[in-house]
This is a predicted structure of a 473-nucleotide part of an RNA (small-subunit ribosomal RNA, 5' domain).
Context: one part of a larger RNA
RNA sequence: GAACGUACGCUGGCGGCACGCUUAACACAUGCAAGUCGAACGCAGUAGCAAUACUGAGUGGCAGACGGGUGAGUAUAAUGUGGGAAUCUGCCUUUUGGUUCGGAAUAACUCGGGGAAACCUGAGCUAAUACCGGAUAAGCCCUUACGGGGAAAGAUUUAUCGCCGAAAGAUGAGCCCGCACUUGAUUAGCUUGUUGGUGAGGUAAAAGCUCACCAAGGCGACAAUCAAUAGCUGUUCUUAGAGGAAGACCAGCCACAUUGGGACUGAGACACGGCCCAGACUCCUACGGGAGGCAGCAGUGGGGAACCUUGCACAAUGGGGGAAACCCUGAUGCAGCGAUGCCGCGUGAGUGAAGAAGGCCUUUGGGUUGUAAAACUCUUUCGUCGGGGAAGAAAAUGACUGUACCCGAAUAAGAAGGUCCGGCUAACUUCGUGCCAGCAGCCGCGGUAAUACGAAGGGACCUAGCGUAGUUC
Numbered sequence: 001g002a003a004c005g006u007a008c009g010c011u012g013g014c015g016g017c018a019c020g021c022u023u024a025a026c027a028c029a030u031g032c033a034a035g036u037c038g039a040a041c042g043c044a045g046u047a048g049c050a051a052u053a054c055u056g057a058g059u060g061g062c063a064g065a066c067g068g069g070u071g072a073g074u075a076u077a078a079u080g081u082g083g084g085a086a087u088c089u090g091c092c093u094u095u096u097g098g099u100u101c102g103g104a105a106u107a108a109c110u111c112g113g114g115g116a117a118a119c120c121u122g123a124g125c126u127a128a129u130a131c132c133g134g135a136u137a138a139g140c141c142c143u144u145a146c147g148g149g150g151a152a153a154g155a156u157u158u159a160u161c162g163c164c165g166a167a168a169g170a171u172g173a174g175c176c177c178g179c180a181c182u183u184g185a186u187u188a189g190c191u192u193g194u195u196g197g198u199g200a201g202g203u204a205a206a207a208g209c210u211c212a213c214c215a216a217g218g219c220g221a222c223a224a225u226c227a228a229u230a231g232c233u234g235u236u237c238u239u240a241g242a243g244g245a246a247g248a249c250c251a252g253c254c255a256c257a258u259u260g261g262g263a264c265u266g267a268g269a270c271a272c273g274g275c276c277c278a279g280a281c282u283c284c285u286a287c288g289g290g291a292g293g294c295a296g297c298a299g300u301g302g303g304g305a306a307c308c309u310u311g312c313a314c315a316a317u318g319g320g321g322g323a324a325a326c327c328c329u330g331a332u333g334c335a336g337c338g339a340u341g342c343c344g345c346g347u348g349a350g351u352g353a354a355g356a357a358g359g360c361c362u363u364u365g366g367g368u369u370g371u372a373a374a375a376c377u378c379u380u381u382c383g384u385c386g387g388g389g390a391a392g393a394a395a396a397u398g399a400c401u402g403u404a405c406c407c408g409a410a411u412a413a414g415a416a417g418g419u420c421c422g423g424c425u426a427a428c429u430u431c432g433u434g435c436c437a438g439c440a441g442c443c444g445c446g447g448u449a450a451u452a453c454g455a456a457g458g459g460a461c462c463u464a465g466c467g468u469a470g471u472u473c
Base pairs, nucleotide, nucleotide: 001473002472003471004470006469007468008467009466010465013345014344015343016342017341018340019338020337021303026301027300028299030298031297032296035062036061037060040059041058043056044055045054046053047052069256070255071254079180080179081178082177083176084175087173088172092169093168094167095166096165097164098163099162100134101133102132103131109124110123111122112121113120114119140149141148142147154161155160182228183227184226189219190218191217194216195215196214197213198212199211200210201209231253232252233251234250235246236245237244238243258279259278260277261276262275281292282291283290284289309335311334312333313332317331318329319328320327321326348378349377350376351375358369359368360367361366382414384409385408386407387406388405392400417462418461419460420459421458422443423442424441428457429456430455431454432453438445439444
């Protein structure tokens, strides 16, 4: 000198764009953040004479594996980059072949029972795109190549939307390998499923992934192992560069979801707002037993130098469901708060010497504040008041919002501070104080004439900021 997710002190007019718990991955009151489909299905209720319409819980389907948060763990099973073969892939696209005949249940519901509740339970009834069986098999799978195995679901407004098998694509994901990837040797040896083989199991898939047997290997001063620290990267800051430092926001990947473990469902999870078990904690209880998980958005307590509203809207973009209408969406779009940062603008302009008054200094002559003020003339940015008023929206639909912007009116009116002035370092005098009170980044000032303390006048610098502190280069 530059930079910052900054903080503190003094001060503070406006706008645009960004950013805003770096600490306790501490605990959380309250509300909301993932639903949707009646064009899969039965039932109940409401309205109606009925047709029918609407509503409700339930069965069923799809979605809750995305989106959103956090960085605890992880020094490598991550990440970055470049390769690889032994894989899967719902929805989507293309192509192709099918969509046949039956059956048994069950929730809801009704009648009972238990319980404080959460909820549980008995009997009976019923539907389906829920479940099961038979048939069929172009292609598919297995095969000793003979043969064997295996599917489907309908709805309807008759236009379609679906369902099953197969092939290809796209997208997404899993796996393996090379290289790169912090510090410490006051960590030198580490390893027994360990290293390899055979066989078996297992997985969507290769593999000690697992197991039995066999062999005794494998890694290591080119730093293994251990310990400490740490999410990685694109990038960011600095710098002439090389380097050094960082990894906020935004984007990609990974990991986690009160702590630990586990699987279920599913195309996909070992699943933040799913399930089970155990632990800690909190709450309810009729003491028998239950309920919960903000590292989602707001918000609360706590910690801290320190970080915001319990806002509006689905209008746009995107996502889920649906044939659609539409519903949901604290994603998102906006608004609010904060000078936290960057950028822009304003706080007036011109004329104006009796160089006014006042202040300060003075050699008492004067000098300086100073064209500064007053006064006169002018302008009205921003702000205020009045009027008009978009784009963002394809036909409709605008939270923002009567916003941006435009026109008019009035009045210089409502809008300047902070630090410093001994040298470094731009800027000096007087008074007070008297090694006191105090200053100080370093050198150092202060003990009676202090340009260094405090005040005043004057000056320098920056300016809606200015200083201080911290960190990095």
The prediction has a mean pLDDT of 88. The RNAcentral record of the full RNA draws on ENA and SILVA.